[in-house]
RNA sequence: AGGGGUAUAGCUUAGUUGGUAGAGUGGCGGUCUCCAAAACCGCAGGUCGCGAGUUCAAAUCUUGCUGCCCCUG
Numbered sequence: 001a002g003g004g005g006u007a008u009a010g011c012u013u014a015g016u017u018g019g020u021a022g023a024g025u026g027g028c029g030g031u032c033u034c035c036a037a038a039a040c041c042g043c044a045g046g047u048c049g050c051g052a053g054u055u056c057a058a059a060u061c062u063u064g065c066u067g068c069c070c071c072u073g
Base pairs, nucleotide, nucleotide: 001072002071003070004069005068006067007066010025011024012023013022019056027043028042029041030040031039049065050064051063052062053061
C1' cells in the first nucleotide's frame, strides 16, 4: 500500500426479512441466615465506535472516517 473481518450496558455477547434494544456476569436493594456465602426476587445501567445518505421508520441497507484483528506484498 491492497484485500477481508469486527465495533451493542462496567465485562462477555444475542438481536432472524429494516418495525418497542435483550441475556449472562458484575453493581444496588430485598427475602433467607446469629453473621456471611449460596439460592431466590426486584431495580438501575445503552447518543448500538464517529459522521453523511436511503426510508414513514436504521443496531440492521449504502458510504466516508477512526480503533482493533487477520491475509497479501
Molecule: transfer RNA
Organism: bacterium